[in-house]
Model confidence (mean pLDDT): 82 of 100. c-di-GMP-I riboswitch aptamer from uncultured Longimicrobium sp., 88 nucleotides, folded computationally.

RNA sequence: GACAACGGCAAACCCGUUCGAAAGACGGGGACGCAAAGCUUCGAGGCUAACGCGGGUUCCCACCCGCCACGCCUGUCGAGCUGCCGAA
Numbered sequence: 001g002a003c004a005a006c007g008g009c010a011a012a013c014c015c016g017u018u019c020g021a022a023a024g025a026c027g028g029g030g031a032c033g034c035a036a037a038g039c040u041u042c043g044a045g046g047c048u049a050a051c052g053c054g055g056g057u058u059c060c061c062a063c064c065c066g067c068c069a070c071g072c073c074u075g076u077c078g079a080g081c082u083g084c085c086g087a088a
Base pairs, nucleotide, nucleotide: 001085008034009033013029014028015027016026017025019024032075038081039080040079042078043077044076045073046072047071052067053066054065055064056063
């Protein structure tokens, strides 16, 4: 960063999983977009709440409510590292 070239990735949605409590992940299809939509997951932000804690109810369990990340997202923004092609 050009109506150039070689390639790459893949949102929504659909199907599937002897993955997961969930958020979500993974595989197949798909293509809205992306010049870092490559990597790290460091900061901010967002999602979930099993476990735990507090409360309600209760004889207890169960159930309900609130808080909580040690679980996630990275195609929300920033940071660090790396990197293809290339005209004027």

The source organism's lineage runs through Bacteria, Pseudomonadati, Gemmatimonadota, Longimicrobiales and Longimicrobium. RNAcentral holds the sequence, with entries from MGnify.